Notes
A computed fold for a 351-nucleotide part of an RNA from an uncultured Chloroflexota bacterium, annotated as small-subunit ribosomal RNA, central domain. Its mean pLDDT, the model's own confidence on a scale to 100, is 82. Rfam family: Bacterial small subunit ribosomal RNA.

Context: one part of a larger RNA
RNA sequence: CUGGGCGUAAAGGGCAUGUAGGCGGUUGGGCAAGUCCUUCAUGAAAGCCCCUGGCUCAACUGGGGGAGGUUGGAGGAGACUGUUCGACUGGAGGGUAGCAGAGGUCGGUGGAACUCCCCGGUGUAGCGGUGGAAUGCGUAGAGAUCGGGGAAGAACAUCAGUGGCGAAGGCGACCGACUGGGCUGCAUCUGACGCUGAAAUGCGAAAGUGUGGGGAGCAAACGGGAUUAGAUACCCCGGUAGUCCACACCCCUAAACGAUGAAUACUAGGUGUGGGUGGGAAUGCCAUCCCGUGCCGUAGCUAACGCGUUAAGUAUUCCGCCUGGGGACUAUGAGCGCAAGCUUAAAACUC
Repeated sequence: CUGGGCGUAAAGGGCAUGUAGGCGGUUGGGCAAGUCCUUCAUGAAAGCCCCUGGCUCAACUGGGGGAGGUUGGAGGAGACUGUUCGACUGGAGGGUAGCAGAGGUCGGUGGAACUCCCCGGUGUAGCGGUGGAAUGCGUAGAGAUCGGGGAAGAACAUCAGUGGCGAAGGCGACCGACUGGGCUGCAUCUGACGCUGAAAUGCGAAAGUGUGGGGAGCAAACGGGAUUAGAUACCCCGGUAGUCCACACCCCUAAACGAUGAAUACUAGGUGUGGGUGGGAAUGCCAUCCCGUGCCGUAGCUAACGCGUUAAGUAUUCCGCCUGGGGACUAUGAGCGCAAGCUUAAAACUC
């Protein structure tokens, strides 16, 4: 190399765009590179196989024949692959008419609730907190109360749904602007323009970083009170980074999960639900119609659990990855980063 695998045993890259490469629909003609056939040459000796001889046999060895594999020349075949010329419409894309949506970015607006803070009124001794307490707050007037007034920040109850949208991360008040994608009907156009994708590039929760703002609530660190043998915790009172916004050539990781790569085709059904389309009689009903999203389940698969037209079934193409546990998501080197650190990734040794 061949091989076996990757939902949970080791193993799907976090996700996309896409270069090289690999692979590629139907049909006709040409060519003959791959492919196949014939023939010639090449294929040292030894070795291997067959026949035969020599050592008493054998090992060993002499002689003869053959096979294997490589490459080249010539002639031929034309199914498949390739290539080239032409055609096609089912793949793919465009057009057109519609549809749904928390898809994205920016700007503006709003109400409830806190909640906290400030101001004013009423009012007096407690409030708060716990298992019980204490720290804490309060006579400098707290807590409570007023359909009192004002300010700020953050998040958007109900609607809300195994509902929707997005490649993933993710996205939820309302209005506007800009903008991406999807689905359906028509079958009008192009005519294989496709699939995958090493590298590369972009995106990428939270936490974290830089600069400047902002800061209501919450809250690492930190301080205090308890608990306890101790308590660097769990509980309580406080509380700073942070959480929010803008910019960034920042970081680039997650149980980034469906722990299930992408694409295509095929293979019983039943029952919900979202978006369309068609039929009917206008909604309710129907569809053997399309797309999505759930549950159950047949065949089949699976070690089992389970999966089961949204496959983990049956196949094909391409990529990624695994190869006993620990050492080790480590060392070293390299690349990246302001840093934190990230990516790539061993060995000794040991069981």